[in-house]
RNA sequence: GUUCUCGUGGUAUAGUGGUUAACACGACUGACUCUAAACCAGGAGAUCUCGGGUUCGAUUCCCGACGGGAACU
Numbered sequence: 001g002u003u004c005u006c007g008u009g010g011u012a013u014a015g016u017g018g019u020u021a022a023c024a025c026g027a028c029u030g031a032c033u034c035u036a037a038a039c040c041a042g043g044a045g046a047u048c049u050c051g052g053g054u055u056c057g058a059u060u061c062c063c064g065a066c067g068g069g070a071a072c073u
Base pairs, nucleotide, nucleotide: 001072002071003070004069005068006067007066010025011024013022018056028042029041030040049065050064051063052062053061
């Protein structure tokens, strides 16, 4: 340099056009306990990397940028 692939709560992933973006772990609060852990209950936490386009409607499709990874040279 070329091609492919990924970017979603603090972390690992799901969701591939349409209701309030889901689950696990973590953190927090409560209950339990002499205290703590474990278990139980609860809510909080993501403008879906950024800009533009298509569409009635975009996390999802298209283009570009940025960043991670892989292959080739």
Predicted 3D model of a 73-nucleotide RNA (transfer RNA) from Penaeus vannamei. Taxonomically the source falls in Penaeus (Eukaryota, Opisthokonta, Panarthropoda, Penaeidae). Model confidence (mean pLDDT): 83 of 100. Rfam family: tRNA. Rfam links the family to the GO term triplet codon-amino acid adaptor activity. By type it is a transfer RNA.